This is a predicted structure of a 350-nucleotide part of an RNA (small-subunit ribosomal RNA, central domain) from an uncultured bacterium. The full RNA is in RNAcentral, with records from ENA and SILVA.
[in-house]
Context: one part of a larger RNA
RNA sequence: UUGGGUUUAAAGGGAGCGUAGGCCGGAGAUUAAGCGUGUUGUGAAAUGUAGUGGCUCAACCUCUGCACUGCAGCGCGAACUGGUCUUCUUGAGUACGCACAACGUGGGCGGAAUUCGUGGUGUAGCGGUGAAAUGCGUAGAUAUUAGGAGGAACACCAGUGGCGAAGGCGGCUUACUGGACGAUGACUGACGUUGAGGCUCGAAAGCGUGGGGAGCAAACAGAAUUAGAUACCCUGGUAGUCCACGCCGUAAACGAUGACUGCUAGGUGUCGGGUAGCAAAGCUUAUUCGGUGCCGCAGCUAACGCAAUAAGCAGUCCCCCUGGGGAGUACGUUCGCAAGAAUGAAACUC
Numbered sequence: 001u002u003g004g005g006u007u008u009a010a011a012g013g014g015a016g017c018g019u020a021g022g023c024c025g026g027a028g029a030u031u032a033a034g035c036g037u038g039u040u041g042u043g044a045a046a047u048g049u050a051g052u053g054g055c056u057c058a059a060c061c062u063c064u065g066c067a068c069u070g071c072a073g074c075g076c077g078a079a080c081u082g083g084u085c086u087u088c089u090u091g092a093g094u095a096c097g098c099a100c101a102a103c104g105u106g107g108g109c110g111g112a113a114u115u116c117g118u119g120g121u122g123u124a125g126c127g128g129u130g131a132a133a134u135g136c137g138u139a140g141a142u143a144u145u146a147g148g149a150g151g152a153a154c155a156c157c158a159g160u161g162g163c164g165a166a167g168g169c170g171g172c173u174u175a176c177u178g179g180a181c182g183a184u185g186a187c188u189g190a191c192g193u194u195g196a197g198g199c200u201c202g203a204a205a206g207c208g209u210g211g212g213g214a215g216c217a218a219a220c221a222g223a224a225u226u227a228g229a230u231a232c233c234c235u236g237g238u239a240g241u242c243c244a245c246g247c248c249g250u251a252a253a254c255g256a257u258g259a260c261u262g263c264u265a266g267g268u269g270u271c272g273g274g275u276a277g278c279a280a281a282g283c284u285u286a287u288u289c290g291g292u293g294c295c296g297c298a299g300c301u302a303a304c305g306c307a308a309u310a311a312g313c314a315g316u317c318c319c320c321c322u323g324g325g326g327a328g329u330a331c332g333u334u335c336g337c338a339a340g341a342a343u344g345a346a347a348c349u350c
Base pairs, nucleotide, nucleotide: 004321005320008303012318014201015200016199017198021194022193023192025088026087027086028085029084030083031082033081034080035077036076037075038074039073040072041071042070048066049065050064051063053061054060091191092188093187094186095184096182104176105175106174107173108172109171110154115149116148118146119145120144121143125136126135162169163168206247207246208245209244210243211242215241216240220236221235222234258317259316260315261314262313263312266295267294268293269292270291271290272289273288274287275286276285277283278282299306300305323350324349325348332343333342334341335340
C1' cells in the first nucleotide's frame, strides 16, 4: 500500500461551525473534456513472441511476420460523468401559527435547613462509637425560645419525564436570546451533504489576580483499631468547593456504537403537536408527524446480543486500527505561568 476491519477482541476524533477537496435530485437543449469507435502517423535497434535457416545438437547467431497494450492528429457517436443554457419541486431554506421545554446570559425575590453571635428559660452533662477516647461544657454547654448575621444548595413536584451539538441544565420571577416541533403548500428554486487543515465550545481537578467563606473537606493534627496502621471508624481542620475576569483542554468526555440520506414484519408504554369523533372545559377512540423507552420477526453477529433510535439492506464523506511488552515513554517541535497537553518512535524482548 492493497485486502479487511472499528459496541465488548487493536480501532469512531469529547462536541459543533466551516475552508479546500470528495460526492450530489427531476426534465429538456447544447457541447464533446472524460468515454467509445474508425483511420493516419509515430512507437529506433536489440530484447519478447510465432515460423524458417546457420554452427553435428543446444546455448548462441541469421531472416521474415507479429507484438511493443503508448502518444499525437483527423473523422464519427452521445447512453453515462463533466461544462453551458432553459425549466421543475419532492431535497434544503424562507414565510405562517400555536404551544412546549431544568437550553443559555444578566437582574430581582423566596422559604426550609446547617453554622455563628445576642437575650430569655434551664442544669449537668453533651457529642461520638462495634466499644471507647480525643473534643465541647459550672467562665453555664447540649436542649428550648425570640429576634439577628452570613454563605451555599434548592426537599416534595420528579418520571428509562423534558431541553441542549457535546460538556451539561432543576426554587420563583423578569429582560434579552438560541433551538426543536406542527400545519398550510404561499415564496426561493438544488441554494445540498461530508469535511483534511482552521476556528469556537468543552465536567471535575488544577493555575493566576481580586473578592467571599455557612456546610463539606485533600493536606495536616489528635483519639482509636492493629503485630504495625503513614488507612478504613471518630474529633478537629487548611487549600479547595462559591463569585468576577483570565488560563488549562483533559475524563469509563460512554450508547465504550462518526455524520447525512433512502429502504426493510409487528406489539406495547410515555412526552409534544395536527386532523377527525363525542363534546362546556375536557375526554377517549381512530389516524398522522416528531422525540423517548421496553419486547420481538426477517436479517446480521465469534458469541453476547442488535433489531425502523440497527450492530439489517445500500450509498457519500471524514477520523482511526494492523501481535504483547518497551510506551502514550524518549527525542524533536508546537502550545501552556506552571501542572502538563498535543504530535509520537526505536533498540531490545516474548